This is a predicted complex of two RNAs, RNase P RNA and transfer RNA, with 473 nucleotides together.
């Protein structure tokens, strides 16, 4: 010097004005009160004010609220092992696969020999298969050549057993060709007509057992099986896990109108007349006017969409939940590691139509994704640029 | 905030593991003096997008994008 790989961190910065949402010591003022001090109302020093993903709602959990409990069935999830964890689909370490020279990545990595279904077109056959091409002719058997001991005939020539050749029919094989994403272990011998785990040796597979290891798994370990492919992100089995909705949850206080219940009154103006300072309160066959229901009736009783005070639900609307937490940092301890315990220390948005903005200067490598909404632990997916560490292969010099 | 669901021709929808389709509209011949209707023939698909399982994806399975819907309280 070039090419990668893995972790961890930052995400313009510094001042000044002006403004916004919260918290607000401390002062004034009213109420209540002997005081202490409380409650309300104004002002207000000062301090705080988005993110590593605040997202997306893809998993867990906390809290709520609801189903009396407690099984179970359905249904969903999640799938090598150990362990962490409040819990997880996460996270650490292993173990098995795959991949790259390497550092290192990457796996939805239980079961197909419980069952059921599936494999389109090719292709002879697609899963307790299958013979198109090809191999062969051992058994069986037609038909052909005449190689053939021999016979017939004077001769051409003609017959011919057993064996031979050659073609066919049944036949026998799955090695080799072909199809096809995949064709029912692989290579050597041996063995056959020819071939084939049909024998055997080696690999590779299973099952058992022996040794390591907690386990998954591994073995240069024995034995014994001639050996059954694919897909479960098809159904399904196996083993574990889940009760249901979400803060617009859920609780408190409460207008106006109309519902709801309970209790009262049923006359009402107006005159008069007695108490009485008055304010009113009683009395009245005096006068006018008036809901219903009994023929009528200012008397009793119901009704009443009367009227008059009271509960209760709840709406608007207010408060509330609402941020101190499975919490951040350092340090030690334990562990390979997730993490765990133990001091120590810090205080870090809480809106409710919804704050973080504008704007001056000054510097730089000129600034991406993007904005909290109950909270916490993950996952995923955006992310301009820059730092630190630890690693791997090349080249080159010594 | 929280909680579902849908994406296939221009339009509205069917298909849900092996050929990408139906109306409707479109485009061209036939009929008609012309038009409309009728009949024939045709063309037009990234089945949002990216992976991944599969010998093969619209279809199964994970992420991502886009549009929709619904919530208190009583009855």
């Nucleotide at each position: 010097g070039g090419a990668g790989c893995c972790g961890g961190c930052c995400g313009g910065g510094c001042a000044g004005u002006c403004g916004c949402c919260g918290c607000g010591a401390g002062g004034c003022g009213c109420u209540g009160g002997a005081a202490a001090c409380a409650g309300c109302g104004c002002u207000g020093a000062g301090g705080g004010g988005a993110g590593g993903a605040a997202a997306g709602u893809c998993c867990g959990g906390g809290c709520u609220c609801c189903g009396g409990u407690g099984g179970a069935c359905a249904g969903a999830g999640u799938g090598c092992c150990a362990g962490g964890u409040a819990a997880c689909g996460c996270c650490u370490g292993g173990g098995g696969g795959g991949u790259g020279c390497g550092a290192g990545c990457c796996c939805a990595c239980g079961g197909a020999a419980a069952g059921u279904g599936c494999a389109a077109c090719a292709g002879a056959g697609a899963a307790u298969a299958g013979a198109c091409c090809g191999c062969c002719u051992a058994a069986g058997u037609g038909c052909c050549c005449g190689c053939g001991a021999g016979g017939a005939g004077c001769a051409a020539u003609c017959c011919a057993a057993a064996g031979g050749g050659g073609u066919g029919c049944c036949g026998g094989c799955a090695a080799g060709g072909g199809u096809g994403a995949a064709a029912c272990g692989g290579u050597g011998c041996g063995g056959u007509a020819a071939g084939a785990g049909c024998g055997c040796a080696c690999c590779g597979c299973g099952u058992c057992g022996g040794u390591g290891g907690u386990a998954a798994c591994a073995c240069u370990c024995g034995a014994c099986g001639g050996c059954u492919g694919g897909a479960a992100a098809a159904c399904c089995c196996c083993a574990c896990u889940c009760g249901g909705a979400g803060c617009a949850a859920g609780g408190c206080c409460a207008a106006a109108u109309a519902g709801g219940g309970a209790a009262g009154u049923c006359g009402c103006a107006g005159g008069g007349g007695u108490c009485g300072c008055a304010a009113g309160a009683c009395c009245u066959g005096c006068u006018g006017c008036a809901g219903c229901g009994u023929g009528a009736g200012u008397c009793c009783c119901g009704c009443g969409u009367a009227c008059u005070u009271c509960c209760g639900g709840g709406u608007a609307g207010g408060c509330u939940g609402c941020u101190g937490g499975a919490g951040g940092u350092c340090u030690g301890u334990g562990g390979u590691g997730a993490c765990a315990c133990a001091g120590a220390u810090c205080g870090u948005a809480g809106a409710g139509g919804a704050a973080u903005g504008a704007u001056u200067g000054c510097c730089c490598u000129c600034g991406a994704c993007a904005g909290a909404a109950c909270c916490c632990g993950g996952c995923u997916u955006a992310u301009a640029g820059g730092c630190c560490g630890g690693c791997u292969c090349c080249c080159c010099a010594u | 905030g929280g909680g579902c669901g849908c994406u296939u021709a221009g339009c509205u929808c069917a298909g849900c593991g092996g050929g990408a389709g139906a109306g409707c509209a479109c485009u061209g011949c036939c009929u008609u003096c012309a038009c409309a209707c009728g009949g024939c023939a045709g063309g037009g698909g990234u089945c949002g997008c990216u992976g991944g399982u599969u010998c093969a994806a619209u279809c199964c399975c994970a992420g991502c994008a886009g549009c929709g819907c619904c919530c208190a309280c009583c009855a």